[in-house]
């Protein structure tokens, strides 16, 4: 340093989320060791117990023991006194404030012990504790009297000081320094004789008090705030200045640079983290505030309003004998609560400070240590080397192996560590001696033994690391994207492997990534964002010269910014965490002293900005009043009949009571046709008959005056379409609302008829729009054209118009071009002198979507509402531009039996065959819009076969290999339905070997790898096929463009059946696809010549040329090419066919076959017999015969091609009434055989259910095959149904085609074939044309679709969860004011006084309030929920833009 995630793809915008680093941490799984170092973030909750501040007999006096030279001494004890108990050690509750940091001042001030200097220390006095002796109380204690010391406490003397006034010295806001008077104030002794204390005065050190200036969170949905309040004089009080108190006196003070007022909160050194600039923090160490059970208080003292003092009040706990009493762990241990969670009631004063103390010394939960805790950081180990048969066992496997892995084993060696035993410190210094908690610790020697020591998380991508199993949208994972729906690297287990390692990971939170609040460093046309516009205080910015100032702004120097931390480079711990000393750092304030460019101040001046004046012009600018005319509508009156009006079509509707229609008069509102324009004007909103009157603005020109007088604006102030509001008018047309008519599944719309607010005028309010260029206001710079205003010059003119050209100005259009280069900017798109380009100043305004411009609160406002403006919650996105393809009840060209125009069919009837449903023991599976459905099947009576019934078999019906046996095989018998099962009989073969023996092939037993499966998954697969579509299409290299997906190519203009050719052309060129090369037929040569035919040719059959190329002519056209002729058998692709681009459709087929994976193994395998696939109230597709006379029937008589034929084809001939038999010639085929119809002559029938059609049905028959009962095909006889041309709706075909006729082959014993594939006979109509339907190609255009319109998406209801508001209330907290009541202290007055009053004063109480939770029946709304109900609103011309 970036990654992932909105999309088909792509660029941008944006947000979400991860990689990093830390922690006073917790949790979860481990867990060997030392070292430094940290350890109640929660209840400032509540504490049992024990410590944690006392010493001093060298201030005192008294009791007790002890000793005694009896003088006394020494200990201990209580008390008198002194000095510390104000440090030390804990905590963050309250504080947004001189608390705190940095700076600075104290001339406003204080300071015990310490240090320096200077000076004193005299004289005397009365007391009160301890103690006695009484009382009192349960205690706690507390009272009376009496006694006594002192360095306790007082008087007087002295001396500086101090006060006071008066002079003076330097100073200046009160001060200073030196003299004089006044006036008042000190002391204390002990003693080891060294001193130690004490009193006074001046300095110092260190300590602290007050003041000042900057700095110091959030909120405006808190905008006014304040009476001690601002300030003055006087007291008064303090160590010291002050509304610090109090009386008077003024009316002040403070705020938008945020007062007051809510919330939060110790503050800093410094921590984490960051490139840094911020950004979050304030735990351990270090300062500084603060506080000690809550509140309130003053006492001692230098010092406190005092953590382990007092004194009063409230909670709360304890003890009481009920009267009263005790008490404060936020000291160190420790307990209990709370919590995710945080430690020993440890040792020792030996060291470091602390207090007394002369000293010895006491005392010290300060320290100093030890212990607990992987809490963090550091540092060591859990062995080294050697070792392939690459062991076993696990895991994977393509079954061959690979991995695990030199890993183990094993052999050698080491002993850090561990465990024993030996030695042992520094820390001890000041200081001779003495003194060590920690500790027998660290450290050092020796001994044993590899011995005592690895785990967690991870492996789809971010993000390093992959297989197998099991699972099956389940169970679960998941930071984000997201995995799972039966082949899961994503879930669980197993192996592998990755990472870090005594750890590892989860969780919570900071900082960074995040340029994602942008000072460094962003934005506003369309992505979030320019206020509707103007005016305009403050503020912010600001022409041109010149002089001074030195305010900011720069240099240098001095102080000052504690230490620690943090950098650099050293030193000591064995390294390293740690820690010692040194330098830098601390970006920051104060000062002195220079400099003078820019900006500010001040003075002087200028005219290029700005404004004024003159002049002549332009305009729907604006407010009033007046006037016209057309045209709707009404009303009267005439004329004059049946209609009218209105629609896609109709209806309400008006109309014989005379409408519409049409002249005349007339009323009455609104609005102003041509002119008119990409015209003008206005700041926007807006303005439009014509006339007058007042009136504001802006251009222009002249260059007369002022002298920067300017921009731009938070708050403010005015203006503001429409629609609405209020009051009064006014109402013709149009018309929300409402009523009727159609439309529709429905129509509270869209169309139609009617019509009410309103639209109009006054006058008053609303203040809002897509109030849009979705583009804020100035100024400067950065090619051009056209209209237009006003002016100059010029040419002409008698002048004027025109005309050219130039200067200002305005306005518009066009756009990198058809002429004149643009450069720039953007994400594109687009924008470009009227900027979205360069550059400056000033306002506004934005930070994901969604809740929401919503609630709550304020403010306006009659309303309606508007302005300002959140949270919770919930998603991973929500969007901008553009590409690419679908798609549009968007265009535009074009083809196509797509429609037309014809022909003939389906659909109706019967049968045939297929499918669906039903059914059954089974009716096996599969196919099922177009692309299933006479389709897999090109033939189910058994087989087939996959289905059921029932009988058997299990290494098996089939493969391979191992052991036995035996050739093989034939023959025939019992059981049984049959497979099967028992039991004989005959039989020895090939190959090598002399032989024993062995080998092949075949067969019966056995064993156990294995067979087998038409069992699953076409959504795991290959392979084949269907469909768009025989459509004109798909693509590549290289280059160009374009940030990029892409894009040109391949587009355009003609041409084609064609992306076919042609011409242009940033493209050149290739490739699959067209099309041509291949096959059939047409014509012809030429060679051959089984057969036929009747021997010569021709026909015919084979084989090889030829022929057709738009090659010729004419006409059109650059050219492709087109129209037409010619000649030719054939003409513009000559018929036809095989040929099927890149792909679509998760199409179809595991049942054709092949195959991965699951699954079954005395079955889902195999074998048999029967059975079923052939059922049958229905429905549907594909067909056949038909419904007759263009036919039925008979009879005669002709004309094919493809084709098949040996377990075949099967002629003649006789027989049968015919199916056929029966015969046996020919024939492995150009020789034999299977072979037509329709047609054409003649008769017949005469329109009818028939001499039409033939289904059904009864008899008797013939074939084929073991076998025709279920369930074949045929024959004859007889029987003689349905049907008299087929609703809606549908298919086919453009020529040898439809039609209509019959003929062959496959499968196949035989056939359900009326199918299919083919083949030939007979042989039509009709196409004006492309508006419509279908189905495709190419441009374009729109989009919110990409699963791509069978898309996408809205709203209400129903139903579950959650979050916020409202809400009759309820119930807490907090804060502030009034009154009440007043302890403790302070103070004040007071004759009677341990008394009495008074005034401040905590707590308490009483109503009433603000703010601010929590709670609340309900009722409305948000958000979210795989499959609920209604519509269809958007999105394409979304079908009403």
């Nucleotide at each position: 340093a970036g990654a992932g995630u909105u999309u088909g793809a792509u660029c941008c915008u944006g947000g979400c989320u991860c990689a990093g680093g830390g922690u006073g941490a917790a949790c979860g799984c481990u867990g060997g060791c030392g070292g430094c170092g940290u350890g109640u973030c929660u209840a400032a909750g509540g504490c049992a117990u024990g410590c944690a501040a006392g010493u001093c007999g060298a201030a005192c006096g008294c009791g007790u023991a002890u000793c005694u030279u009896c003088g006394g001494a020494u200990a201990c004890g209580a008390g008198u006194g002194g000095c510390a108990a104000a440090c030390g050690g804990g905590u963050g509750c309250g504080u947004a404030a001189c608390a705190c940091a940095u700076u600075g001042g104290u001339a406003a001030c204080c300071u015990a012990c310490c240090c320096c200097g200077c000076a004193c220390u005299g004289g005397g006095g009365g007391a009160c504790a301890a103690c006695c002796a009484c009382u009192u109380g349960a205690a706690a204690g507390a009272g009376u009297g009496g006694c006594u010391a002192a360095u306790a406490c007082c008087c007087c003397g002295u001396a500086c000081g101090u006060g006071u006034a008066c002079a003076u010295u330097c100073a200046u806001a009160a001060g200073u320094u030196u003299g004089u008077a006044c006036a008042u104030c000190a002391g204390a002794g002990c003693u080891c004789c060294g001193g130690c204390a004490c009193u006074g005065c001046g300095g110092g050190a260190g300590g602290g008090g007050c003041c000042u200036a900057u700095g110091u969170c959030c909120u405006a949905u808190c905008a006014g705030c304040u009476u001690g309040u601002u300030g003055g004089u006087g007291a008064g009080g303090u160590a010291a200045a002050a509304g610090c108190u109090c009386a008077c006196c003024a009316a002040g003070g403070c705020u938008a640079c945020g007062a007051c007022g809510g919330g939060u909160a110790g503050g800093g050194g410094g921590c984490g983290u960051g490139a840094g600039a911020g950004c979050g923090c304030g735990a351990c160490c270090c300062c500084c505030c603060u506080c000690a059970c809550u509140g309130g208080g003053a006492c001692u003292g230098a010092g406190a309003c005092a953590c382990u003092g007092c004194c009063c009040a409230g909670a709360c706990u304890c003890c009481u004998a009920c009267g009263g009493g005790a008490g404060g762990c936020u000291g160190c241990a420790g307990u209990c609560a709370a919590g995710a969670a945080u430690a020993u009631u440890c040792c020792u004063c030996a060291a470091u400070g602390g207090c007394c103390g002369a000293a010895a010394g006491g005392c010290u939960g300060a320290a100093g240590g030890a212990g607990c805790g992987a809490c963090g950081c550091c540092g060591c180990g859990u062995g080294g080397u050697g070792g392939a048969a690459g062991a076993a066992g696990g895991c994977c496997u393509u079954c061959g192996g690979g991995u695990u892995g030199u890993a183990a084993a094993c052999a050698c060696c080491u002993u850090u560590u561990a465990u024993u035993a030996g030695g042992g410190a520094c820390g001890a210094a000041a200081u001779u001696u003495u003194u060590g908690a920690c500790g027998g610790u660290a450290c050092c020697u020796a001994a044993u033994g590899a011995a005592u020591a690895a785990g967690a998380g991870g492996u789809u991508g971010c993000u390093a690391a992959c297989u197998c199993u099991g699972u099956g949208c389940c169970a679960g994972c998941a930071g984000c994207a997201g995995c799972g729906g039966u082949a899961a690297u994503a879930c669980a287990g197993a192996g592998a492997c990755c990472u870090c390692g005594a750890g590892c990971g989860u969780u919570a939170c900071c900082c960074g990534g995040a340029u994602u609040u942008a000072c460094u460093g962003g934005g506003c046309g369309u992505a979030a964002a320019g206020c509707g516009u103007c005016c305009g205080c403050a503020g912010g910015c600001g022409g041109u010269u010149c002089a001074g100032u030195g305010c900011g702004u720069c240099u240098c120097g001095c102080g000052u910014c504690a230490a620690a931390u943090u950098g650099c480079a050293g030193g000591g711990c064995u390294c390293a965490a740690c820690u010692c000393a040194g330098c830098a750092a601390c970006u920051g304030c104060g000062u002195g002293a220079g400099a003078u460019a820019c900006g500010g101040c001040u003075g002087a001046a200028c005219u290029a900005g700005a404004g004024a004046c003159u002049g002549g012009g332009a305009g729907a600018g604006g407010u009033a009043a007046g006037c016209g005319g057309a045209a709707u509508u009404c009303u009267c009156g005439g004329u004059g009949u049946a209609g009218u009006a209105g629609u896609a079509a109709a209806a309400u509707g008006c109309g014989u009571u005379a409408a519409u229609a049409u002249c005349g008069a007339g009323a009455g509102g609104a609005a102003c046709a041509c002119c008119a324009a990409u015209u003008g004007c206005g700041a926007a909103g807006g303005c439009a008959g014509c006339u007058u009157a007042c009136u504001g603005g802006a251009a222009c020109a002249g260059a007369u005056c002022u002298g920067a007088c300017g921009c731009u604006c938070a708050u403010g102030g005015a203006c503001g379409a429409a629609a609405g509001c209020g009051u009064g008018g006014g109402g013709a047309g149009c018309g929300a609302a409402a009523g009727g008519g159609a439309u529709u599944a429905g129509a509270u719309a869209c169309c139609c008829c009617u019509g009410u607010a309103g639209u109009c005028c006054a006058c008053g309010c609303c203040g809002u729009a897509a109030a849009c260029a979705a583009u804020g206001a100035a100024u400067g710079c950065u090619a051009g054209g056209c209209a237009u205003u006003g002016g100059c010059a010029g040419u002409a003119u008698c002048g004027a118009c025109c005309c050219u050209g130039u200067c200002a100005g305005u306005g518009u259009c066009g756009u990198u071009u058809a002429u004149c280069u643009a450069a720039g900017u953007u994400a594109a798109c687009a924008c470009c002198u009227u900027a979205a380009g360069c550059a400056u100043u000033c306002c506004g305004c934005c930070u994901g979507g969604g809740g929401a411009g919503u609630a709550c609160g304020g403010u306006c406002g009659c309303a309606a509402g508007a302005c300002u403006a959140a949270a919770a919650c919930u998603c991973a996105a929500a969007g901008g531009a553009a590409u690419u393809g679908a798609c549009g009840g968007g265009a535009g060209c074009c083809c196509g039996c797509a429609c037309a125009a014809g022909c003939g069919g389906u659909g109706g009837a019967g049968c045939a065959u297929g499918u669906g449903g039903u059914u059954u023991a089974a009716u096996u599976c599969g196919a099922u819009a177009c692309u299933a459905a006479g389709c897999g099947a090109g033939g189910a009576a058994c087989c087939u076969c996959a289905c059921c019934a029932a009988g058997g078999u299990u290494u098996g019906a089939c493969a391979u290999c191992c052991c036995c046996g035996g050739a093989a095989u034939a023959c025939a018998c019992c059981c049984g339905a049959a497979a099967g099962g028992g039991a004989g009989u005959a039989g020895u073969g090939c190959c090598c070997g002399c032989a024993a023996g062995g080998g092949a092939a075949c067969u019966g037993g056995g064993u156990g790898a294995c067979a087998g499966g038409u069992g699953c998954u076409g959504c795991a697969u290959g392979g084949u096929c269907g469909u768009c579509g025989u459509c004109a299409g798909c693509u590549c290299g290289u280059g160009u463009c374009g940030u990029g997906a892409g894009a040109c190519g391949u587009c355009a203009g003609g041409u084609u059946a064609a992306g076919u050719c042609c011409u242009u052309u940033a493209a050149c060129g290739a490739g699959c696809g067209c099309a041509a090369c291949c096959c059939u037929c047409a014509u012809u040569c030429u060679g051959u010549g089984u057969u036929a035919a009747a021997u010569u040719g021709u026909u015919c059959a084979c084989a090889g040329g030829a022929g057709a190329c738009u090659g010729c002519c004419c006409g059109g056209g650059u050219a492709a090419c087109c129209g037409g002729g010619a000649g030719g058998a054939a003409g513009g692709c000559g018929a036809g066919g095989a040929u099927g681009a890149c792909g679509u459709c998760a199409g179809a087929u595991c049942a054709g076959c092949a195959u991965g994976g699951c699954u079954c193994u005395u079955a889902c395998a195999u074998c048999u017999u029967g059975g079923g696939c052939u059922a049958c109230a229905c429905a549907c597709g594909u067909g056949c015969u038909a419904c007759a006379a263009u036919g039925g029937g008979a009879a005669c008589a002709a004309c094919a091609a493809c084709g098949g034929g040996a377990c075949g084809c099967c002629a003649a001939a006789u027989c049968g009434u015919a199916a056929g038999a029966u015969g046996g010639a020919g024939c492995a085929a150009a020789u034999c055989c299977c072979u037509a119809a329709a047609u054409g002559u003649u008769c017949u029938c005469u329109c009818a259910g028939u001499u039409c059609g033939g289904a059904u049905u009864g008899a008797a028959g013939u074939c084929u095959g073991c076998a025709a009962c279920u369930c074949g095909a045929c024959u004859u006889c007889a029987u003689g149904a349905a049907g008299c041309u087929g609703g809606a709706a549908u298919c086919g075909c453009u020529a040898g085609u439809a039609a209509c006729c019959g003929c062959a082959g496959a499968u196949c014993a035989g056939c359900c074939u009326c199918g299919c594939u083919g083949c030939g006979g007979u042989g039509a109509a009709u196409a004006c044309g492309u508006u419509c339907u279908c189905g495709g190609g190419c441009u374009u255009u729109g989009u919110a679709c990409a699963c791509a319109c069978c898309g996408c998406c809205c709203g209400u209801c129903a139903c579950g969860u959650c979050a916020a508001g409202a809400g009759a209330g309820u119930u807490g907290g907090u804060c502030g004011g009034a009154c009440c009541c007043g302890a403790a202290u302070a103070c004040c007055c007071u004759g009677u006084a341990u008394g009495g009053g008074g005034u401040a004063g905590a707590a308490g109480g009483u109503a009433a309030g603000g703010c601010u939770g929590a709670u609340g029946a309900u009722a409305g709304g948000g958000a979210c929920g795989a499959a609920u109900u209604c519509g269809u609103a958007a999105c394409a011309a979304g079908g009403c833009a």

A computed fold for a 1441-nucleotide RNA from a metagenome, annotated as small-subunit ribosomal RNA. Its Rfam family is "Bacterial small subunit ribosomal RNA". Rfam links the family to the GO terms ribosome and structural constituent of ribosome. The coordinates come from a structure-prediction model, not an experiment, and the mean pLDDT is 83. The RNAcentral record of the sequence draws on SILVA.